[in-house]
């Protein structure tokens, strides 16, 4: 880098440090930002992996009580490994549908972003 699955209306600081940007990548919108942006440091969110517990579902055993598990459900945890810490992935773009042409509104792709595996 490239594949697979799964996820993206929920969280989450009035801190240091720094200094003019920033909301992925075009376009167009629309924000944020000297009341301080990026980025980095601490804090915190969350639970993808992780660990436990309780069923369920194979399987193994079997008089009973039991025991595994690359499954799955649900609750709890948060050490370690990511992750993320305005605004729905900030909106839209492509197909469709509603309403009904000025919009709004719904579903779906693409694209992206994060995990986990596999190349």
């Nucleotide at each position: 880098c490239u594949c697979u699955u799964a996820u993206c209306c929920a969280g989450a600081g009035a801190g240091g440090u720094g200094g003019a940007g920033g909301g992925a990548c075009u376009a167009g919108g629309c924000c944020c930002g000297a009341u301080g942006a990026a980025a980095c440091c601490c804090g915190g969110c969350a639970a993808c992996c992780u660990u436990c517990a309780u069923g369920u579902a194979c399987g193994c055993a079997g008089c009973a009580g039991g025991c595994g598990u690359c499954a799955c459900a649900u609750g709890a945890a948060a050490a370690g490994g990511u992750g993320c810490u305005a605004a729905u992935u900030c909106c839209u773009g492509c197909a469709g549908g509603c309403u009904a042409u000025c919009u709004g509104c719904c579903u779906g792709a693409a694209a992206g972003a994060u995990a986990a595996g596999a190349g």

Predicted 3D model of a 119-nucleotide RNA (SAM riboswitch aptamer (S box leader)) from Rossellomorea vietnamensis. Rfam family: SAM riboswitch aptamer (S box leader). About the family: The SAM riboswitch is found upstream of a number of genes which code for proteins involved in methionine or cysteine biosynthesis in Gram-positive bacteria. The prediction has a mean pLDDT of 81.